[in-house]
RNA sequence: GGCGAGGUAGCUCAGCUGGUUAGAGCGCGUGAUUCAUAAUCACGAGGUCGGGCGUUCAAGUCGCCCUCUCGCUA
Numbered sequence: 001g002g003c004g005a006g007g008u009a010g011c012u013c014a015g016c017u018g019g020u021u022a023g024a025g026c027g028c029g030u031g032a033u034u035c036a037u038a039a040u041c042a043c044g045a046g047g048u049c050g051g052g053c054g055u056u057c058a059a060g061u062c063g064c065c066c067u068c069u070c071g072c073u074a
Stems, first nucleotide, its partner, number of pairs: 001073007010026004019057001028044005050066005
């Protein structure tokens, strides 16, 4: 340099035929329970969906450019 996969919550990921409000588990906070801790249960906070532009009534999802990570290859 070429090809391919990927970047969504603090971490691991889902979401795909473009459609209403972006989710799960773990973690974190508060409360319940307990003599106390763990476990368990309830509730809650936390997101420019890597960045920009474009298409569309509507974009995490489609197109183009840029950027970062991983793999293959010269």
Molecule: transfer RNA
Organism: Prolixibacteraceae bacterium